Notes: Bacterial RNase P class A from a Gammaproteobacteria bacterium, 359 nucleotides, folded computationally. It matches the Rfam family "Bacterial RNase P class A". The family's RNA type in Rfam is ribozyme.
RNA sequence: GGAGUCGGCCAGGCAAUCGCUGUAUCUGGAAAUUUUCAGUUAUGGAGGAAAGUCCGGGCUCCACAGGGCAGAGUGCCAGGUAACGCCUGGGGGGCGAGAGCCUACGGAAGAAAGUGCAGCAGAAAAUAUACCGCCUAAGUCUCUUUGAGACUGGUAAGGUUGAAAUGGUGCGGUAAGAGCGCACCGCGUCGGUGGCAACACUCGGCGGCUUGGUAAACCCCACUCGGAGCAAGACCAAAUAGGGGAACAAUGGUGUGGCCCGCACUGUUCCCGGGUAGGUUGCUUGAGGUGUGCGGUGACGCACAUCCCAGAUGAAUGAUUGCCCACGACAGAACCCGGCUUAUCGGCCGACUCCAUAA
Numbered sequence: 001g002g003a004g005u006c007g008g009c010c011a012g013g014c015a016a017u018c019g020c021u022g023u024a025u026c027u028g029g030a031a032a033u034u035u036u037c038a039g040u041u042a043u044g045g046a047g048g049a050a051a052g053u054c055c056g057g058g059c060u061c062c063a064c065a066g067g068g069c070a071g072a073g074u075g076c077c078a079g080g081u082a083a084c085g086c087c088u089g090g091g092g093g094g095c096g097a098g099a100g101c102c103u104a105c106g107g108a109a110g111a112a113a114g115u116g117c118a119g120c121a122g123a124a125a126a127u128a129u130a131c132c133g134c135c136u137a138a139g140u141c142u143c144u145u146u147g148a149g150a151c152u153g154g155u156a157a158g159g160u161u162g163a164a165a166u167g168g169u170g171c172g173g174u175a176a177g178a179g180c181g182c183a184c185c186g187c188g189u190c191g192g193u194g195g196c197a198a199c200a201c202u203c204g205g206c207g208g209c210u211u212g213g214u215a216a217a218c219c220c221c222a223c224u225c226g227g228a229g230c231a232a233g234a235c236c237a238a239a240u241a242g243g244g245g246a247a248c249a250a251u252g253g254u255g256u257g258g259c260c261c262g263c264a265c266u267g268u269u270c271c272c273g274g275g276u277a278g279g280u281u282g283c284u285u286g287a288g289g290u291g292u293g294c295g296g297u298g299a300c301g302c303a304c305a306u307c308c309c310a311g312a313u314g315a316a317u318g319a320u321u322g323c324c325c326a327c328g329a330c331a332g333a334a335c336c337c338g339g340c341u342u343a344u345c346g347g348c349c350g351a352c353u354c355c356a357u358a359a
Stems, first nucleotide, its partner, number of pairs: 001355010012324007020045005026039005047330001051341002054339005059229004066261004071225005076090005091105001092103004106220002114218002116214002131159002133155003139151005167185006187207005192201003233281004243272006252266004288307008
């Protein structure tokens, strides 16, 4: 100097004028105890994703709410957390030269239940297999000089096909071969060592010496799981027609996903028609932010200090001017919070990897 990897921060800024809105104080008017209108001053006012509504909760109600089945979710180990399908740190596997990245990672004959599926090609795709080949040791036949040919038989070392061919290399052995035997490796198992564990080992013994893929196929195993949702719910006010009809009815009916049991209550369901739908609350002080210290590899936890940081409701933060600049994308809260995913212009900071060059 170049090319990369990982992490963190910002999200146009400043000033002026006018405008919108929450809270508090003060002033004035109206009202009459629910308050309401206007004005002054002070102060606050959209995000890193507010998005998707995909997970998990807080909170409210069913409701006093138990058990089971079906169903659904997760799936290596250990931690964090209110909890999670999230996060952290490890392990196995894969990718990369590396820093690093990805992971839908329990279970496939046997070990610990089974059932399926894999086109074409190939001889053959699970306990399967003989197309081209190899053999003439053994048996038979023919020709017949050594020998040759055929049948029976043996074989899977070599070759073909395929994503994958059923342990690999070497030596011995054989008629030719094959874990047939041996050595090393691989695999399995037992023990030892290390680790909380998943697991690891230039450890040791023994062994079969045949053994795939797929569970994001059905399924098995382990763990977890009531439902509905702020349009939840609570209060005040107002209005009407407390209307009409039908069905079932205690051996019944209803009770916030389905079914059963239990429990509670005693009516339930459907159709037609009529009236009202306004206000207050929930509503923002939180599993909250920031700083410091301590503990921890880390996620995070503890202690102390400090701060209040949007609450709209046809829906608030906009407009104009000037300057600066990195010329600003994706994009607007609606009960709240922790995550994940998706979209995205540009800038800044830190650590690490590799290449080239110079000293």